[in-house]
Context: one part of a larger RNA
Molecule: small-subunit ribosomal RNA, 3' major domain
Organism: uncultured bacterium
RNA sequence: UGACGGGGGCCCGCACAAGCGGUGGAGCAUGUGGUUUAAUUCCACGCAACGCGAAGAAUCUUACCUGGGCUUGAACUACCGGUGGUAAGCUGCUGGAAACAGUGGCUGACCCGCAAGGGAGCCGGCAGAGGUGCUGCAUGGUUGUCGUCAGCUCGAGUCGUGAGAUGUUGGGCUAAGUCCCGCAAUGAGCGCAACCCCUCUUCGAUGUUGUUAAUCCCGCAAGGGAUGCACUGUUCGAAAACUGCCUUCGAUAAGAAGGAGGAAGGUGGGGACGACGUCAAAUCCUCAUGGCCCUUAUGUCCAGGGCUACACACGUGCUACAAUGGCCGGUACAACGGGAAGCAAUACCGCAAGGUGGAGCCAAACCCUAAAAGCCGGCCCCAGUUCAGAUCGUGGGCUGCAACCCGCCCACGUGAAGGCGGAAUCGCUAGUAAUCGCUGAUCAGCAGGCAGCGGUGAAUACGUUCCCGGGCCUUGUACA
Numbered sequence: 001u002g003a004c005g006g007g008g009g010c011c012c013g014c015a016c017a018a019g020c021g022g023u024g025g026a027g028c029a030u031g032u033g034g035u036u037u038a039a040u041u042c043c044a045c046g047c048a049a050c051g052c053g054a055a056g057a058a059u060c061u062u063a064c065c066u067g068g069g070c071u072u073g074a075a076c077u078a079c080c081g082g083u084g085g086u087a088a089g090c091u092g093c094u095g096g097a098a099a100c101a102g103u104g105g106c107u108g109a110c111c112c113g114c115a116a117g118g119g120a121g122c123c124g125g126c127a128g129a130g131g132u133g134c135u136g137c138a139u140g141g142u143u144g145u146c147g148u149c150a151g152c153u154c155g156a157g158u159c160g161u162g163a164g165a166u167g168u169u170g171g172g173c174u175a176a177g178u179c180c181c182g183c184a185a186u187g188a189g190c191g192c193a194a195c196c197c198c199u200c201u202u203c204g205a206u207g208u209u210g211u212u213a214a215u216c217c218c219g220c221a222a223g224g225g226a227u228g229c230a231c232u233g234u235u236c237g238a239a240a241a242c243u244g245c246c247u248u249c250g251a252u253a254a255g256a257a258g259g260a261g262g263a264a265g266g267u268g269g270g271g272a273c274g275a276c277g278u279c280a281a282a283u284c285c286u287c288a289u290g291g292c293c294c295u296u297a298u299g300u301c302c303a304g305g306g307c308u309a310c311a312c313a314c315g316u317g318c319u320a321c322a323a324u325g326g327c328c329g330g331u332a333c334a335a336c337g338g339g340a341a342g343c344a345a346u347a348c349c350g351c352a353a354g355g356u357g358g359a360g361c362c363a364a365a366c367c368c369u370a371a372a373a374g375c376c377g378g379c380c381c382c383a384g385u386u387c388a389g390a391u392c393g394u395g396g397g398c399u400g401c402a403a404c405c406c407g408c409c410c411a412c413g414u415g416a417a418g419g420c421g422g423a424a425u426c427g428c429u430a431g432u433a434a435u436c437g438c439u440g441a442u443c444a445g446c447a448g449g450c451a452g453c454g455g456u457g458a459a460u461a462c463g464u465u466c467c468c469g470g471g472c473c474u475u476g477u478a479c480a
Base pairs, nucleotide, nucleotide: 001480002479003477004476005475007474008473009472010471011470012469013468015464016463019428020427021426022425023424026319027318028317029316030315031314032313033312034310035309042053064305065304066303067302068301069300070299077127079125080124081123082122083121088107089106090105091104092103093102094101095100110119111118112117130294131293133292134291135290139288140287141283142282143281144279146277151190152189153188154187155186157166158165159164170181171180172179196271197270198269199268201239202238203237204236205235215226216225217224218223242265245259246258247257248256249255321421325380326379327378328377329376330375331374337368338367339366342361343360347356348355349354387418392413393412394411395410396409397408398407434456435455436454437453438452439451440450
């Protein structure tokens, strides 16, 4: 000087408390451990591994296993030699699961050059290729974490023999090393904040969305069409919030409490943004790269299998155990988005999944698109039930070369556990939790996961003694 303390003081954080909903029990989904296996590819392991890499494992992917092939190789560069009906394209036959091996037919090139010839291609050779093989404890890059915590440092100066101190401590204040005051300190940098994006208000401009306001046309009407002010909304720009104003408190300061005005009030709400560093943290399977290793194989191609196994154990989820509910009929209101090898309406067929068909739309225009919870009416009457839906049987639909291993969906039948969950444990402070559905990426197909979107919409916070994590000052230390 740090680190540590079941030392002290001060102060924060859904840290506790106060509340609401869960997990831990059940069934299933998914990841992991273990076991099994020819293989069940590999990585990730307290917080910070375990719905993680994977935003899509039937083939492919694929890195694993079994078997069958190739050996200058699937892709690349250079050199030497060879090749002219050559390269390439099309099409046969034999073996074969394919890859591949063998063997035919047809067509038939390109660049430079008058030509000879050279190049390109192909074949043979040689040097090299190739490796998701090892080492993240040789590395770059990227990322997690402490932590959006308020800290981490420097210049010259001063003090100290020195390590170092001072500044950065102190009194207040703040979300903040934020600001004020004081002071052997005086300044500065990286962080904080602001500048960026979304959201909330108003104004101006904007005009193939919007509204019958007015007008016209069709129609008995409902309604439809044309034109389209204002409003909503779109896009661009501007304004607006600064403790600016008032009162009180405060040290006359920084600031705090209350109030006015205002769409919004004291960083308005949310996001992006992560200091010096810590964990030899993670990644050689994104990529790059040192060293080591393989070279008729640890490279590469193909078929099939596996990654989907199952006595078990754990994590993360979904669905329930019902009446604030379940079922049936009717009816209302979103937002973010996506669409050409695409989204697909009206109509018709089918109980349905879906099929036929194809209007419209390169999309503020058409489609996906039905939002669901909600509201209105009816049934059920507390029961393992008209709860719950696992499992299994049969029949069908879709995608795809192909759904046996191993996809999703529909219908009928079947109808398991489960009556609110031990010890323990998690999330959340407001448009939040809870609850309800919708969209998208990946994607032929496959979503209980993920990323977003909107609808309905709470309870509680006395307080900081205690648990956990953190900041500042101080104290002890046989630790560095």